[in-house]
RNA sequence: AGGCCCUUAGCUCAGUUGGUAGAGCAGUUGACUCUUAAUCAAUUGGUCGUGGGUUCGAGUCCCACAGGGCCUA
Repeated sequence: AGGCCCUUAGCUCAGUUGGUAGAGCAGUUGACUCUUAAUCAAUUGGUCGUGGGUUCGAGUCCCACAGGGCCUA
């Protein structure tokens, strides 16, 4: 210098041809228990890396940039 992949909740990750974002763990509250842990129930939490574009509508498609990983030179 060039190419490919990844970036979504505090963490690990889903999101099936574009139709208004979810799981597990964690957190909070309650139940249970003498107490803690475990277990069970409910619940909080997201400008989907940033900025543009296309579209009635974008996590999803297009472009640029940033960060991380791999390969080639």
Molecule: transfer RNA
Organism: Cohnella thermotolerans DSM 17683